[in-house]
RNA sequence: UGGGGAGUCGCCAAGUGGUAAGGCAGUAGCCUCUGGAGCUACCAUUCGGGGGUUCGAAUCCCUCCUCCCCAG
Numbered sequence: 001u002g003g004g005g006a007g008u009c010g011c012c013a014a015g016u017g018g019u020a021a022g023g024c025a026g027u028a029g030c031c032u033c034u035g036g037a038g039c040u041a042c043c044a045u046u047c048g049g050g051g052g053u054u055c056g057a058a059u060c061c062c063u064c065c066u067c068c069c070c071a072g
Base pairs, nucleotide, nucleotide: 001071002070003069004068005067006066007065010024011023012022018055026042027041028040029039030038048064049063050062051061052060
């Protein structure tokens, strides 16, 4: 430098045009003699940044950033 892949909550990880699942962790409460167990609730207006398309974008397009793989 060229080609390919990835970037979503503190961590892991779904979602591929219709308004962000789930698990762990965390917070509050309940239960309990106590509890690290069990139960309930809460927990991503910004999905790497910016711009564009669209009635509507994490999803499509452009560009930039970071990481990984291949080639030279």

The RNA shown here (transfer RNA) has 72 nucleotides and comes from a Candidatus Peribacteria bacterium. The organism belongs to Candidatus Peribacteria, within Bacteria. Its Rfam family is "tRNA". By type it is a transfer RNA. Its mean pLDDT, the model's own confidence on a scale to 100, is 80.